[in-house]
Description: Predicted 3D model of a 578-nucleotide part of an RNA (large-subunit ribosomal RNA, domain I) from a Planctomycetota bacterium. RNAcentral holds the full RNA, with entries from ENA. Rfam family: Bacterial large subunit ribosomal RNA. The source organism's lineage runs through Bacteria, Pseudomonadati and Planctomycetota.
Context: one part of a larger RNA
RNA sequence: AGUACAUGGUGGAUGCCUUGGCGUCCAGAGCCGAUGAAGGUCGUGGCAUAGCUGCGAAAAGCUUCGGGGAGCCGCUAAGCAGGCUGAGAUCCGGAGAUUACCGAAUAGGGAAACCAGGCGGGAUUCAUCUCCCGUCAUCGCGCAAGCGAGGGCAACGCAGGGAACUGAAACAUCUAAGUACCUGCAGGAAAGUAAAGAAAACUCGACUCCCUAAGUAGCGGCGAGCGAACGGGGAAGAGCCUAAACCAGUACAGUGCCAAGGUUACGGCCGUUGCUGUAUUGGGGUAGUGGGACCUACUGGGUCAACCGUAAUAGACCCAAGGAGUUACCAAGCAUUUGGUUAGAGGAACGGCAUGGGAAGGCCGGCCGCAGAGGGUGACAGCCCCGUAUUUGAAAACCACAAUGCCUCCUGUAGUCAUCCCAAGUAGCGCCAGACACGAGAAACCUGGUGUGAAUCCGCGGGGACCACCCCGUAAGGCUAAGUACUACUGGACGACCGAUAGCGUAAUAGUAGCGCGAGCGAAAGGUGAAAAGUACCCCGUUGAGGGGAGUGAAAUAGUACCUGAAACCAUGUACUU
Numbered sequence: 001a002g003u004a005c006a007u008g009g010u011g012g013a014u015g016c017c018u019u020g021g022c023g024u025c026c027a028g029a030g031c032c033g034a035u036g037a038a039g040g041u042c043g044u045g046g047c048a049u050a051g052c053u054g055c056g057a058a059a060a061g062c063u064u065c066g067g068g069g070a071g072c073c074g075c076u077a078a079g080c081a082g083g084c085u086g087a088g089a090u091c092c093g094g095a096g097a098u099u100a101c102c103g104a105a106u107a108g109g110g111a112a113a114c115c116a117g118g119c120g121g122g123a124u125u126c127a128u129c130u131c132c133c134g135u136c137a138u139c140g141c142g143c144a145a146g147c148g149a150g151g152g153c154a155a156c157g158c159a160g161g162g163a164a165c166u167g168a169a170a171c172a173u174c175u176a177a178g179u180a181c182c183u184g185c186a187g188g189a190a191a192g193u194a195a196a197g198a199a200a201a202c203u204c205g206a207c208u209c210c211c212u213a214a215g216u217a218g219c220g221g222c223g224a225g226c227g228a229a230c231g232g233g234g235a236a237g238a239g240c241c242u243a244a245a246c247c248a249g250u251a252c253a254g255u256g257c258c259a260a261g262g263u264u265a266c267g268g269c270c271g272u273u274g275c276u277g278u279a280u281u282g283g284g285g286u287a288g289u290g291g292g293a294c295c296u297a298c299u300g301g302g303u304c305a306a307c308c309g310u311a312a313u314a315g316a317c318c319c320a321a322g323g324a325g326u327u328a329c330c331a332a333g334c335a336u337u338u339g340g341u342u343a344g345a346g347g348a349a350c351g352g353c354a355u356g357g358g359a360a361g362g363c364c365g366g367c368c369g370c371a372g373a374g375g376g377u378g379a380c381a382g383c384c385c386c387g388u389a390u391u392u393g394a395a396a397a398c399c400a401c402a403a404u405g406c407c408u409c410c411u412g413u414a415g416u417c418a419u420c421c422c423a424a425g426u427a428g429c430g431c432c433a434g435a436c437a438c439g440a441g442a443a444a445c446c447u448g449g450u451g452u453g454a455a456u457c458c459g460c461g462g463g464g465a466c467c468a469c470c471c472c473g474u475a476a477g478g479c480u481a482a483g484u485a486c487u488a489c490u491g492g493a494c495g496a497c498c499g500a501u502a503g504c505g506u507a508a509u510a511g512u513a514g515c516g517c518g519a520g521c522g523a524a525a526g527g528u529g530a531a532a533a534g535u536a537c538c539c540c541g542u543u544g545a546g547g548g549g550a551g552u553g554a555a556a557u558a559g560u561a562c563c564u565g566a567a568a569c570c571a572u573g574u575a576c577u578u
Stems, first nucleotide, its partner, number of pairs: 001577009015563001016527002020498002022495007029487002031152002039102003042056003046080002050076003062096006071084003108115002117136007138149004156187001157185005167174001171221001197204002208235005218226002239479003242423001246283010261270002263312006288457001290422004295415004300319005321411005333406005338400005344392003350365004366383002368372001374386003428452007438464001459474005514521002534562001537549004
């Protein structure tokens, strides 16, 4: 020096554990904000120096209403001092008060958490200064009073823009892909939606979503690839309002004077009341079996009016009858009942013996069960504790649905088809694009740009160039729940999900420490024991570090560098080899 064994050290693998994660499902909620948000800064505790949590100069809290019932003054984190509490504290829930400064930040400024004004009112002062309260940004609408907006937010949504890598075994059309990304805006969903549809049957009948049709028909340097629809089966189910014709009112303009007109007939009376146009308001009206206006005829009850009288009259109002209703279809809701959410409450049944530090394990004998889910308790507990099945509960606030009442709203029938209306710089057409599964193609349909530019039902559009016949529909205005998408957030349940190099980056002061000018990047770090019982006292040592006794404990080779404690590596001892 090496080899082997033993004993230790170092180290922190492994095993076991779980406070934390991950995923799925169900339900709730789906917004917060000028009544100042989200997010921060600074404060706030008797001792309070740090971090977390809570709170805001009324500052780990205040008031009140409920619950609850014996202790309490949050955590790391013990202690000292002091206090609260059966006159019900701490704690839990509802409602309220307070809520510094920054931040959309909003009187003005500004290098965020700071500086410093005007006006009105108040406190103090002899007066000023100072202090307190309120108010003063911009934009939109509005005559004004005033109302609204602004910013934040995970995904889902709609819209305006919009790549490249890649694939095509290169690459340009094409693909990737209308994807990523940027921007705007909204909602709890959004979008879409009540046929100028789809089709070709003896047709269907808003929209949306799923399964299928179907990798079909097609498109395609007919390459790579892209890729429907009809029909069928399901989820859900809901339909409506305007514009116009016509009638009436109002305003303005034009025109008109013995005329027109004033509901009709007659008589009277009136007379800038008439007519036309424009604007606007109310009624009317909303359709494809074309519909409506207009006109004619008929139709429950009552009342009234119209320049006057008489008579007529659907002209107005009320009642009755019938119907409907708070998401569209008009619109505000209120009350009662019911169910639920935000605290809770009751809730069955076990003892003994031995082992052991400890019994829930063993043995013996019982019991409950609409409860043998789960967790805890000194080892494995239906009957010890918390719970579980099940039953039950709200002063206050909120939600939902239904019913009833109040309330609100609506309402004739038939006929003729002559006249009027039925959404215009629109449809159509030319050119250029986009989007349609469809790349210009035989390329319709849809949308936009540009030019041109109709018709009103004997009309107009479509049925994939175009024409005829036939069939379908009724554009150029608007609203509309459900079925569908998503989950930052709340509750519950579950897992052939992880178990500390795993699982979220974070089981812990974690988006922390640290790094970067910055955008941004971004860790490591869990486990004594059943219980601190965390080693009184003695000794060595520097009033050390550390250790030796003693003591605690089942165990201290469980001593806070703490469960187990592998290997590399180090040391000591013994044996052997050289």